[in-house]
RNA sequence: UGAUGUAGCUUAAUGGCAGAGCACAGCAUUCGUAACGCUGAGGUUGAGGGUUCGACUCCCUCCAUCA
Numbered sequence: 001u002g003a004u005g006u007a008g009c010u011u012a013a014u015g016g017c018a019g020a021g022c023a024c025a026g027c028a029u030u031c032g033u034a035a036c037g038c039u040g041a042g043g044u045u046g047a048g049g050g051u052u053c054g055a056c057u058c059c060c061u062c063c064a065u066c067a
Stems, first nucleotide, its partner, number of pairs: 001067005008022004016053001024040004046062005
């Protein structure tokens, strides 16, 4: 100097309800387990400030990681 930072993990989201897959919990199924199916929980969007009716998104500073 550049890039990245969102759920436990991997990640999506053109300034307008923060979602998905895996994992987790419950139910169903089975003699039982796994798999499959249904349902559910889980997020100060790295921190602080600014712009805006409204910010994950735009701007500034800082922090962490990578080059």

Description
This is a predicted structure of a 67-nucleotide RNA (transfer RNA) from a bovine gut metagenome. RNAcentral holds the sequence, with entries from MGnify. Rfam family: tRNA. It is annotated as a transfer RNA. Model confidence (mean pLDDT): 84 of 100.